Transfer RNA from uncultured Desulfovibrio sp., 72 nucleotides, folded computationally. Its mean pLDDT, the model's own confidence on a scale to 100, is 84.

[in-house]
RNA sequence: GCGGGAAUAAUUCAGCGGUAGAAUGCUAGCUUCCCAAGCUGGAAGUCGCGGGUUCGAAUCCCGUUUCCCGCU
Numbered sequence: 001g002c003g004g005g006a007a008u009a010a011u012u013c014a015g016c017g018g019u020a021g022a023a024u025g026c027u028a029g030c031u032u033c034c035c036a037a038g039c040u041g042g043a044a045g046u047c048g049c050g051g052g053u054u055c056g057a058a059u060c061c062c063g064u065u066u067c068c069c070g071c072u
Stems, first nucleotide, its partner, number of pairs: 001071007010024004018055001026042005048064005
């Protein structure tokens, strides 16, 4: 230099054009003499960044940043 992949909640990941979700963690309540476990609820997101297409974009297209793999 060329090609491919990944980037979404604090963490690990799902979601492939139509309301952004799960688990773990955090937090409140219930339960318990206390802790842990269990049950119920709650908060937390510029979907890496900038544009474009579209009535509508996490999703499609272009550029760009970081990381990983391959080729030279």

It matches the Rfam family "tRNA". Rfam classes the family as a transfer RNA. Rfam describes the family as follows. Transfer RNA (tRNA) molecules are approximately 80 nucleotides in length. It was read from a public genome assembly. Lineage of the source: Bacteria > Pseudomonadati > Thermodesulfobacteriota > Desulfovibrionales > Desulfovibrio.